[in-house]
RNA sequence: GCUGCAAAACGUUCUAUCGCUUCGGGCUUGUACCGGAGAGGAAAGUCCGGGCAACACAGAGCAUCCUGCUUCCUAACGGGAAGGCGCCGGCAGCCGGCGACAGCAAGUGCCACAGAGAAUAUACCGCCACUAAUUUAUUAGUGGUAAGGGUGAAAACGUGAGGUAAGAGCUCACGGCUUUUCCGGGCAACCGGGAUCGCGGUAAACCUCAGGAGUUGAAAAACCAAAUAGGUUCUGAAAGUGAAGCUGCUCGCUUCCGUAUCCGCAAGGGUCGUCAGAAUGGGUAGGUUGAUAAAGCAUACCGGCGACGGUAUGAUCAGAGAUUAAUGAUAGAAAUCUCCGCAAGGAGAUACAGAACCCGGCUUACAGAUUUGCUGCUGUU
RNA sequence: GGUCGGAUGGCCGAGUGGCUAGGCAGAGGUCUGCAAAACCUCGUACAGCGGUUCGAAUCCGCUUCCGACCU
Numbered sequence: 001g002c003u004g005c006a007a008a009a010c011g012u013u014c015u016a017u018c019g020c021u022u023c024g025g026g027c028u029u030g031u032a033c034c035g036g037a038g039a040g041g042a043a044a045g046u047c048c049g050g051g052c053a054a055c056a057c058a059g060a061g062c063a064u065c066c067u068g069c070u071u072c073c074u075a076a077c078g079g080g081a082a083g084g085c086g087c088c089g090g091c092a093g094c095c096g097g098c099g100a101c102a103g104c105a106a107g108u109g110c111c112a113c114a115g116a117g118a119a120u121a122u123a124c125c126g127c128c129a130c131u132a133a134u135u136u137a138u139u140a141g142u143g144g145u146a147a148g149g150g151u152g153a154a155a156a157c158g159u160g161a162g163g164u165a166a167g168a169g170c171u172c173a174c175g176g177c178u179u180u181u182c183c184g185g186g187c188a189a190c191c192g193g194g195a196u197c198g199c200g201g202u203a204a205a206c207c208u209c210a211g212g213a214g215u216u217g218a219a220a221a222a223c224c225a226a227a228u229a230g231g232u233u234c235u236g237a238a239a240g241u242g243a244a245g246c247u248g249c250u251c252g253c254u255u256c257c258g259u260a261u262c263c264g265c266a267a268g269g270g271u272c273g274u275c276a277g278a279a280u281g282g283g284u285a286g287g288u289u290g291a292u293a294a295a296g297c298a299u300a301c302c303g304g305c306g307a308c309g310g311u312a313u314g315a316u317c318a319g320a321g322a323u324u325a326a327u328g329a330u331a332g333a334a335a336u337c338u339c340c341g342c343a344a345g346g347a348g349a350u351a352c353a354g355a356a357c358c359c360g361g362c363u364u365a366c367a368g369a370u371u372u373g374c375u376g377c378u379g380u381u
Numbered sequence: 382g383g384u385c386g387g388a389u390g391g392c393c394g395a396g397u398g399g400c401u402a403g404g405c406a407g408a409g410g411u412c413u414g415c416a417a418a419a420c421c422u423c424g425u426a427c428a429g430c431g432g433u434u435c436g437a438a439u440c441c442g443c444u445u446c447c448g449a450c451c452u
Stems, first nucleotide, its partner, number of pairs: 001377002004374005010368001012334007020038006040352001044363002047361005052217004059251004064213005069083005084101001085099006102208002107206002109202003124149002126145008157175006176199002180195006221289004231280007240257001242256004258272001260271004297314007335350006382451007391405003399435001407423005428444005
């Protein structure tokens, strides 16, 4: 210098004219006028976590769901930082990448097909000993065996030596993993060493352990005005183990329920009201709040390996605030990239894509250039 | 803006850890003077990409597309 991979931040700007929304000034009549601001890194998908609002004051348990190495950051998170362990790539140290990383020695399951046998397993081929027949190197039977071979993703820890009739953790040495502990280092996960107990896989299988979650979602909710039919029907209630009320269930708790009237011996039935719930029908679809000062943004200094935290200053309600939803059009120039050209210069292109309660993350889309780290190739010193 | 559900041959539609049923349509054959019917045979698919597992249509995650509801 080129190439490939990974990550971070950027991802158009200015002027003029006209137009739109909003805020401030001004006018007090939002008439004119002046000035400021006006869509993102993802505004997207709606995958997570919160703020906020309502359900009474919103409680408890179960069900259901979520998370899972350690320490730290954060309002919190399934997010981030730094480490640990495991796996993968490079010959390897080291570097880089991935991890959805608690537990199979609490229990219950599953491991198809193949294979003799798949977890209280097993003898297909084979090996050894004995017996019989006998073409003298083969067959059959009995007993022993799990080292070698085969099947399979996986065959009951691995390698080597001894031992044996032939073998086997049968014995020994080394190594791996596990249980219970001791010593040293580390805040910890863990790392190193010694002793002891043992040796399938699988929990994005049911489950166990530890921690967490009330539900709904701004179309949540709050208020005002006007209009209509304060309509009609049904159910329940009269102090009862009744009705309604956050959630799927259960409980607790809260609220509500005529000393009405008529008939009847009574039980009970009817009428009119009250409360609650459900259905149906009609009217209005208007306005205000929520709605933008936020765990916010920018700059500087300090602390920390880092994520990040603290302090100070600034714009200081001029920081988009719409609500069938504005943020635009035209012209010129600049910026970046590509191509042609010795140069001057000329031509073309500028991605993905639009706020609707707000914020922190994850995932996905993206022309182009910038920065950092690593691999490979080439050149120079 | 938010809350839910789904995707299997050309069409319909079972299957939810171990070989993707069945029906209609299509192609070929038998039979028939030619057809229809009937019988036999055949092909075609788990929306896409990753992960868990020996093994995924099925379990988990993301992407794409198609529907439903909320004033």
Predicted 3D model of RNase P RNA and transfer RNA as a complex of 452 nucleotides. It holds a member of the Rfam family "Bacterial RNase P class A". About the family: Ribonuclease P (RNase P) is a ubiquitous endoribonuclease, found in archaea, bacteria and eukarya as well as chloroplasts and mitochondria. Its best characterised activity is the generation of mature 5'-ends of tRNAs by cleaving the 5'-leader elements of precursor-tRNAs. Cellular RNase Ps are ribonucleoproteins. The prediction has a mean pLDDT of 76.